A computed fold for a 1461-nucleotide RNA from an uncultured organism, annotated as small-subunit ribosomal RNA. The sequence is in RNAcentral, with records from ENA, Greengenes and SILVA. Rfam family: Bacterial small subunit ribosomal RNA.

RNA sequence: GAUGAACCCUUGCGGCGUGCUUAACACAUGCAAGUCGAACGAAGCAUUUACCACAGAUUUCUUCCGAUUGAAGUUGUUUAUGACUGAGUGGCGGACGGGUGAGUAACGCGUGGGUAACCUGCCUCAUACCUGGGGAUAGCAGCUGGAAACGGCUGGGAAUACCGCAUAAGCGCGCGGUAUCGCAUGAUACGGUGUGAAAAACUCCGGUGGUAUGAGAUGGACCCGCGUCUGAUUAGCUGGUUGGUGAGGUAACGGCCCACCGAGGCGACGAUCAAUAGCCGACCUGACAGGGUGACCGGCCACAUUGGGACUGAGACACGGCCCAAACUCCUACGGGAGGCAGCAGUGGGGAGAUAUUGCACACUGGACGAAACUCUGAUGCAGCGACACCACGGGAGUGAGGAAGGAAUUCGCUAUGUAAAGCUCUAUCAACAGGGAAGAUAGUGACGGUACCUGACUAAGAAGCUCCGGCUGAUUACGUGCCACCAGCCGCGGUAAUACGUAUGGAGCAAGCGUUAUCCGGAUUUACUGGAGUGUAAAGGGAGUGUAGGUGGCCAGGCAAGUCAGAAGUGAAAGCCCGGGGCUCAACCCCGGCACUGCUUUUGAAACUGCAGGGCUAGAGUGCAUGAGGGGCAAGUGGAAUUCCUAGUGUAGCGGUGAAAUGCGUAAAUAUUAUGAGGAACACCAGUGGCGAAGGCGGCUUGCUGGACUGUAACUGACACUGAUGCUCGAAAGCCUGGGGAGCAGACAGGAUUAGAUACCGUGGUAGUACACGCCGUAAUCCAUGAAUACUAGGUGUCGGGGCACAUAAGUGCUUCGGUGCCGCAGCAAACGCAAUAAGUAUUCCACUUGGGGAGUACGUUAGCAAGAAUGAAACUCAAAGGAAUUGACGGGGACCCGCACAAGCGGUGGAGCAUGUGGUCUAAUUCGAAGCAACGCGAAGAACCUUAGCAAGUCUUAACAUCCCACUGACGGGACAGUAAUGUGUCCUUCCCUUCGGGGCAGUGGAGACAGGUGGUGCAUGGUGGUCGUCAGUCUCGUGUCGUGAGAUGUUGGGUUAAGUCCCGCAACGAGCGCAACCCUUAUUCUUAGUAGCCAGCAGUUCGGAUGGGCACUCUAGGGAGACUGACCAGGGAUAACCUGGAGGAAGGUGGGGAUGACGUCAAAUCAUCAUGCCCCUUAUGACUUGGGUUACACACGUGAUACAAUGGCGUAAACAAAGUGAAGCAAAGCUGUGAAGCCAAGCAAAUCACAAAAAUAACGUCUCAGUUUGGAUUGUAGUCUGCAACUGGAAUACAUGAAGCUGGAAUCGGUAGUAAUCGCAGAUCAGAAUGAUGCGGGGAAUACGUUCCCGGGUCUUGUACACACCGCCCGUCACACCACGGGAGUCGGAAAUGCCCGAAGUCGGUGACCUAACGUAAGAAGGAGCCUCCGAAGGCAGGUCUGAUAACUGGGGUGAAG
Repeated sequence: GAUGAACCCUUGCGGCGUGCUUAACACAUGCAAGUCGAACGAAGCAUUUACCACAGAUUUCUUCCGAUUGAAGUUGUUUAUGACUGAGUGGCGGACGGGUGAGUAACGCGUGGGUAACCUGCCUCAUACCUGGGGAUAGCAGCUGGAAACGGCUGGGAAUACCGCAUAAGCGCGCGGUAUCGCAUGAUACGGUGUGAAAAACUCCGGUGGUAUGAGAUGGACCCGCGUCUGAUUAGCUGGUUGGUGAGGUAACGGCCCACCGAGGCGACGAUCAAUAGCCGACCUGACAGGGUGACCGGCCACAUUGGGACUGAGACACGGCCCAAACUCCUACGGGAGGCAGCAGUGGGGAGAUAUUGCACACUGGACGAAACUCUGAUGCAGCGACACCACGGGAGUGAGGAAGGAAUUCGCUAUGUAAAGCUCUAUCAACAGGGAAGAUAGUGACGGUACCUGACUAAGAAGCUCCGGCUGAUUACGUGCCACCAGCCGCGGUAAUACGUAUGGAGCAAGCGUUAUCCGGAUUUACUGGAGUGUAAAGGGAGUGUAGGUGGCCAGGCAAGUCAGAAGUGAAAGCCCGGGGCUCAACCCCGGCACUGCUUUUGAAACUGCAGGGCUAGAGUGCAUGAGGGGCAAGUGGAAUUCCUAGUGUAGCGGUGAAAUGCGUAAAUAUUAUGAGGAACACCAGUGGCGAAGGCGGCUUGCUGGACUGUAACUGACACUGAUGCUCGAAAGCCUGGGGAGCAGACAGGAUUAGAUACCGUGGUAGUACACGCCGUAAUCCAUGAAUACUAGGUGUCGGGGCACAUAAGUGCUUCGGUGCCGCAGCAAACGCAAUAAGUAUUCCACUUGGGGAGUACGUUAGCAAGAAUGAAACUCAAAGGAAUUGACGGGGACCCGCACAAGCGGUGGAGCAUGUGGUCUAAUUCGAAGCAACGCGAAGAACCUUAGCAAGUCUUAACAUCCCACUGACGGGACAGUAAUGUGUCCUUCCCUUCGGGGCAGUGGAGACAGGUGGUGCAUGGUGGUCGUCAGUCUCGUGUCGUGAGAUGUUGGGUUAAGUCCCGCAACGAGCGCAACCCUUAUUCUUAGUAGCCAGCAGUUCGGAUGGGCACUCUAGGGAGACUGACCAGGGAUAACCUGGAGGAAGGUGGGGAUGACGUCAAAUCAUCAUGCCCCUUAUGACUUGGGUUACACACGUGAUACAAUGGCGUAAACAAAGUGAAGCAAAGCUGUGAAGCCAAGCAAAUCACAAAAAUAACGUCUCAGUUUGGAUUGUAGUCUGCAACUGGAAUACAUGAAGCUGGAAUCGGUAGUAAUCGCAGAUCAGAAUGAUGCGGGGAAUACGUUCCCGGGUCUUGUACACACCGCCCGUCACACCACGGGAGUCGGAAAUGCCCGAAGUCGGUGACCUAACGUAAGAAGGAGCCUCCGAAGGCAGGUCUGAUAACUGGGGUGAAG
């Protein structure tokens, strides 16, 4: 884009089309094929003629009695007429029209030819005719059978019904000729002769009809070329089969049929079989070529319940005809009958999900009959139903706000819906109402239809939905939900902030429709003819050769014309498409004209190329001749080394084997060693990307037989060539059969080890096998993952086998050429990797193969095989990927290099003890919460008795403990007193504001209403901020420009050195730059200068001897400013004359002097919502707030971090010395006094270089203890008092006395630090009322060791592999268990299809037949016909064994998917 569509939601109108795609399932009812009286007879009806009868109106006469007239009407007979009726005989038509697509893979269809092998009613034209007779029969009547359908007998009787006869221009047939023509059989024309067959009448007198012959037209029949779906997992098929001869049959050819004869015919150019299917014009799609379809309309075919058959006829083997068989339905009196909607309506059924009215009319167009009028016509024309499709129209137009309301969102300001609405002013297409009113019809006749159309009046009224809004793809927000419910075409969405679900607002698209589903084409160049890419690694080269068919093929000159090219002619139906016009108001639709239909056929030409048939050539190919090389093949023989075994000797306790062992062998003498011997297998060195072979493959030596290639030569042939489906041959190892053989090795197997296990790797044994012979198998990563052949396209360098030239002659050297085999490399190719004269380059020829992954090289079938297994080789189902090459990272029990207290070296610890502290666990009303490897655990917490405090129990408050706003009241608030409580809450009493323009205002409190407060409630996986970590590692960080690469990316940043360093130097397609490093900052070490109090005191004075004082600022110190260090124009050596390294000098300090602050891009969804802030969610008389009490301090246990120890390098005692850095007013507190002490009393000084805390301790000196659970250790406990504080029971610290536990240096394991460091010693402040063994700082004294980088850990750079990228805590394989799905096998079971053989044999045609029957003709004989019977054939049916195929089945097999057990 499309549809004969269906479904969901919705629906105003008209036109034009269209409507059982499924059950070729079954059908009630009605209709769909009749007509002709101008073919015929009879009957009825109507009218009519005539007559008879009845009847008697009327008329005339009248003697009124009667006579006469006799109309209308009725009945009967008869005549005629009829555009009357229906049955029958007869004619024509029911072979058309209408339906359906079951069958059919076929001369069925399409296209083009042929018929010298044919027919043709009605129609047209032409010619010639239509004489004279005959016998029946239906209807009908009578009788009669049957329920019916339908008959039977007798009688009479018509025809354009039927049958002879006559005639024959012409026609047919037989025989025999002449001429012309044809590709052939033959045809045509004209003679001769013999022979055969016709007719119907009717009439309105116009004509119509009939017979024969010929021609035409129309319609049909048959034959042929070409085209026409899938399967080879269908490879052979065929007996009237193929051909001939002769009869028969037909309209006609023909095995169409029959008899006989021969043995043919078809097939890899796909026969046969199976499956599917009506074919075409056309329709849909597509740029085309194609692909799909075959509804409607048109052409052809086939069919008419299923199967068979013929009759009639011009035409049928006949939809609304016949006969038979079968199934089904109906009627029945049970004897027998009837029927065929795949005609139009309609019904039932089927239908995953689907298709209309038992309408009107012959008015139109056609058809049948008829002379015609007419009649018939479910063909047809119309109407009805269905948005089923296409087309057209409408649902209003203008104006209208800084923009109503509503709902939506919101940052609460507003925004969008939105000029949209309302309002005002207009208009009337459609619909609705009223009036008029066609064409379609050429005299009449109009179903449609009072329709189309026109006009008028009237009202904005009656007329909008559907889908979508994550990307593809136009169009978003909010709420709800919370991996639920759902959505989904693909990717995917949803786990509490969903543009993806549901709803709403808004928007986008289409619009009387919109979406979905189904199907087809396109996109898809994704089966590629046009028109692919290819096949080293993505799917894909056959394992190799030989060679058949086939395909392709060298040079030269002529010929032919099959291919090829050009011209002309015929055909290619109409409709459709396209173009140009025209008609419905437009369009859809319809009409006219043109083009086109790319095809086929015929014919005339051309001759370049291909082809064909001949003629030549030698460059391809082959042969001959002459050398050399070779693990080429087969067979026979032969050699030595080694292993093993046997025998014998020597010799003694082990051997063997491994990472280490053990099994095993060995005192019955092994291993080792010596000497003979036996047997089998394999051939060290040479040996080489060296040689040979088609590949597999081939290796001691000798001989025989034998294949191929190379080189040289140019004698011979003259395109003999290349490739190669099927075929044939060869084809490693393993395996199989038979037979011998068997040393070593070695599946299976056994024992030993390893291991969690070890049906493995290791080890000891060991059978098939390996070796040989005859066979089989036929596969391999049979690989160069690279088919064969030919030609061409820069070079360089090896090597093997030959040839030539030159120089030299000694080996040889140089140049060149042919053939093989390697490496590097240009162009070119390639996705890249790479290939590159041995192509994966450029071309040609041929073969093989590929077309997403899995299922699966599986199943079934078949072929070969002894088997194993091989070859060929699917589908269901399932996934959205699988794959290649390269890139960046990450990772590796990969490699190289480097660094770090990483190891090593050395020192001291932890892990053992009791204690402190934190955590887990447990307990509890609660033991609040967080932190979890390093990077949680003396962490948040720089300090839980109350408070803190968040948890628990009890009690209390509800606009609130806290903030803002409003109203009313009060002058408060606060303070004091009292009552009461566990306490808060609660109640009572007393006291008491400011400013003022006097109106009020400010402030505070109380009460009230609501907005709101409040939350240490949740989410650190919604966040900000902050800190942690890798890591103070040097870079796993980047950029600009350039260059390389298709690109991701690379380069720079790699390499050689060097450094603590991506630090620097050199080199380099890179050149520069940024963040990091370093430096700049602070501190410390030296010095100078400035300043000199509260610091200092060298000299002077002076002193109560205390820098206390005068004085001074030299020194110490303090705190401001400078200097100094930079591998430095100092030296030597190394290094590349570099960077830099090593050593030295000088210097307070030397190679970043020591320390600190400083932390790149990033990683860990790492930590924190409980510091703070914050989105969303949640609570609101409670998850908020207040109070008291208890808890966070519990305690069988486990872990981390510490302090104290276990002692003599020590403990204790006495007396003595030396710091730094800090702090102090709710404070530090001296001195003095008291107390054993904690401390108390009193009190000077100090907001501090002034006073105080403050004593430093280890240390050194002296004394004592003497190796013990001690004069060690201090836990625990008791008593007593002290301090802080409302308050020390749960729960503080310190003191005194007493008590005196474990512990005697700590298993596996593990931590820290490289110098003023470890270890050791004390001091200070923060927090703090009190409460450090913690943390943060300070100084005192003060070591040992580092060979070195193999290893452990962590990190960095380069490189390598990768199926990882959530990145190895990755990915991922198989079994098992469970669920579902499709498939294979399966004892079987149930069907279906097409054949075959036999039996039976209906109807029926042809044939046969007798002693049956018969009106026409005939004098007769007879002719002719009929019934009966019979043969062949023959449908359905029966029987039989097979073939193919479908469904199903206990059980079974593998496969796929799932949640991730």